[in-house]
Context: one part of a larger RNA
RNA sequence: CUGGGUGUAAAGGGAGCGCAGGCGGGAAGACAAGUUGGAAGUGAAAUCUAUGGGCUCAACCCAUAAACUGCUUUCAAAACUGGUUUUCUUGAGUAGUGCAGAGGUAGGCGGAAUUCCCGGUGUAGCGGUGAAAUGCGUAGAUAUUAGGAGGAACACCAGUGGCGAAGGCGGCUUACUGGACGGUAACUGACGUUGAGGCUCGAAAGCGUGGGGAGCAAACAGGAUUAGAUACCCUGGUAGUCCACGCCGUAAACGAUGAAUACUAGGUGUCGGGGAGCAUGGCUCUUCGGUGCCGUCGCAAACGCAGUAAGUAUUCCACCUGGGGAGUACGUUCGCAAGAAUGAAACUC
Numbered sequence: 001c002u003g004g005g006u007g008u009a010a011a012g013g014g015a016g017c018g019c020a021g022g023c024g025g026g027a028a029g030a031c032a033a034g035u036u037g038g039a040a041g042u043g044a045a046a047u048c049u050a051u052g053g054g055c056u057c058a059a060c061c062c063a064u065a066a067a068c069u070g071c072u073u074u075c076a077a078a079a080c081u082g083g084u085u086u087u088c089u090u091g092a093g094u095a096g097u098g099c100a101g102a103g104g105u106a107g108g109c110g111g112a113a114u115u116c117c118c119g120g121u122g123u124a125g126c127g128g129u130g131a132a133a134u135g136c137g138u139a140g141a142u143a144u145u146a147g148g149a150g151g152a153a154c155a156c157c158a159g160u161g162g163c164g165a166a167g168g169c170g171g172c173u174u175a176c177u178g179g180a181c182g183g184u185a186a187c188u189g190a191c192g193u194u195g196a197g198g199c200u201c202g203a204a205a206g207c208g209u210g211g212g213g214a215g216c217a218a219a220c221a222g223g224a225u226u227a228g229a230u231a232c233c234c235u236g237g238u239a240g241u242c243c244a245c246g247c248c249g250u251a252a253a254c255g256a257u258g259a260a261u262a263c264u265a266g267g268u269g270u271c272g273g274g275g276a277g278c279a280u281g282g283c284u285c286u287u288c289g290g291u292g293c294c295g296u297c298g299c300a301a302a303c304g305c306a307g308u309a310a311g312u313a314u315u316c317c318a319c320c321u322g323g324g325g326a327g328u329a330c331g332u333u334c335g336c337a338a339g340a341a342u343g344a345a346a347c348u349c
Stems, first nucleotide, its partner, number of pairs: 003321004007303002012317001014201004021194003025088005031082001033081002035077008049065006091191001092188003095184001097182002103177007110154001115149003119145003125136002162169002206247006215241002220236004258316006266294013298305002322349003331342004
């Protein structure tokens, strides 16, 4: 290489859109590039293989045959692939209709709580811990009460509930806006699927500029603990956390499970729709789409998976090939930087 694999042993790209490329539904016609068959030409000799022969054998040599699985031309076939013409509606999409939702962006509003400020009441403690101390307090704290400021987050509802491609999304309301799902079957007529490169999105932390700063809190300081304690505990506390714009592009970015399509026992919850029945109170049956649990066949090294497959098949992409060295070095690309992406070898077991 081939082969075999990728939930947990090495291995699914963080996610989407999509150019090229790969693969692709039903019917009919003509074509004949691939494909199949026939014929002709060619495929030098030697070599190889088979048989026979010559050197006393063998190596070696000679003869004959086979082979040279190829190429070219030509005649034919039309099942499959292909390009082409016509056509179909089931895949896909559109229209109109109904419907659920923390989907997104921007604006406005609300209450609880923490902190701070000002006033009242009030007096010696408060706070904190395993126990303490640092800390705060007679310059009146803690507690309580009236008012004010400001920032951040939205208790209950809340649910293996919902929405989103993933990251993710939760007070109320307004505007704009994306997608899904059910049902109808009017329209288009294969318009599909996957997708190397490419483009876009992408938690937290971090970076740049300008704001903001209540609480929390890396760093830092102090108090404890301890043999020590650069920690765990306590008192403080700055970046940061928040907003706008721009960068970064990584995570156990996880279902550690790529996307799409079809098929393959059942049972039981739950969410969003549709239909039918019973004859009015919501129950029963059924159907489509999500989300969970259990389980047969099958699969699996086992654990387990099991119509949301890790089953049975097909298509396309990504990735793996003993451990360490190492996600390192070098080079290149990107980045303000931090660093990211790509990614070895010597050596060693």